[in-house]
């Protein structure tokens, strides 16, 4: 200098937004009061319309460098069947599966992310 592997799925969580629902907040109608009679005030409900995630939330998305759980795969053991005998083969128990800074920018969905490009680039 250089290669390879560190994989999969399910559930959740941190985090992440606004399609939907709901919160809040205009508007239109509506009914109540007032009074200058065509404006003001208050209520409210909606099969109606905007606005708002510097709205806890429900729904949604969601981690390689979180969490669980399965199942994979590695080694042992021990049993089957095979074999001169091993080894490879199923079967079952047991360990093990380490370590992990990280953009800029693009993409998908309503959107946006710790998502996906990506254990990428880069950087020890």
């Nucleotide at each position: 200098a250089g290669c390879a592997u560190u994989a999969g799925c399910a559930g959740c969580u941190a985090g992440g937004g606004u399609u939907c629902c709901g919160g809040c907040u205009g508007g239109u109608g509506u009914c109540c009061g007032a009074u200058u009679u065509a404006u003001c005030g208050g209520a409210u409900c909606a099969u109606c319309u905007g606005g708002u995630g510097a709205c806890u939330g429900g729904u949604c998305c969601g981690a390689g460098a979180g969490c669980u759980g399965c199942g994979g795969c590695u080694c042992u053991g021990u049993c089957g069947g095979u074999u001169u005998a091993c080894a490879g083969c199923g079967g079952c128990a047991g360990a093990g599966u380490a370590c992990a800074c990280g953009g800029c920018g693009g993409g998908a969905u309503a959107a946006a992310a710790g998502c996906c490009c990506g254990g990428g680039a880069g950087g020890u």
The RNA shown here (Guanidine-I riboswitch aptamer) has 124 nucleotides and comes from a Parvibaculaceae bacterium.
Its Rfam family is "Guanidine-I riboswitch aptamer". Gene Ontology term of the family: regulation of gene expression.
The sequence is in RNAcentral, with records from ENA and Rfam.
RNAcentral records the identical sequence in 2 taxa.